[in-house]
Model confidence (mean pLDDT): 82 of 100. The RNA shown here (transfer RNA) has 74 nucleotides and comes from a Deltaproteobacteria bacterium. The source organism's lineage runs through Bacteria, Pseudomonadati, Myxococcota and Myxococcia. RNAcentral holds the sequence, with entries from ENA. It matches the Rfam family "tRNA". It is annotated as a transfer RNA.
RNA sequence: GCGGCAAUAGCUCAGCUGGCUAGAGCAGAAGCCUUCCAAGCGUCGGGUCGCGGGUUCGAAUCCCGUUUGCCGCU
Numbered sequence: 001g002c003g004g005c006a007a008u009a010g011c012u013c014a015g016c017u018g019g020c021u022a023g024a025g026c027a028g029a030a031g032c033c034u035u036c037c038a039a040g041c042g043u044c045g046g047g048u049c050g051c052g053g054g055u056u057c058g059a060a061u062c063c064c065g066u067u068u069g070c071c072g073c074u
Stems, first nucleotide, its partner, number of pairs: 001073007010026004019057001028044002031041002050066005
């Protein structure tokens, strides 16, 4: 230098055939339960979907550029 893969909540990840309001588990908060704690139970908060553009009525998803990490080739 060239190619491929990954980047989504504090953490681990799903969703990538364009269209529910962007989700799950763990963690966090307050509560129920309990004499108290743990366990259990639901509830709530938390996201510019790495970043910047483009296409589209509509983009986490498609296109272009770019950043970081990993792998391969030279």